Model confidence (mean pLDDT): 79 of 100. A computed fold for a 97-nucleotide RNA from Caulobacter sp. 17J65-9, annotated as Glycine riboswitch aptamer. The sequence is in RNAcentral, with records from Rfam. Lineage of the source: Bacteria > Pseudomonadota > Alphaproteobacteria > Caulobacteraceae > Caulobacter.

[in-house]
RNA sequence: CCGACUCCCGCGGGAGAGUUCGGCCGUCUUCGGAGGGUCGACGCCGAAGGCGCAACCGCCCCGGAAACGCUCAGGCCCAAAGGACCGCGGGGGCCGG
Repeated sequence: CCGACUCCCGCGGGAGAGUUCGGCCGUCUUCGGAGGGUCGACGCCGAAGGCGCAACCGCCCCGGAAACGCUCAGGCCCAAAGGACCGCGGGGGCCGG
């Protein structure tokens, strides 16, 4: 100096599923109504996390393991937030040349 792996930060992209019903609270109102929060019920989603099986991998006793599965948590009009993963940039660790 180059490359690989990994961690952190920043930027960009980033899905799915209830405008369901009921109670309570309060906001706006043309007083018809509208929509918000919270709790409960039933239904649903799966890409924070968590758990499970296992292909596979390892130093092979035992471990590590998914975008698969389960939905405890989380989420379910739009929006916001979050968001696995992907790309780019910066910094650190470590390995090889």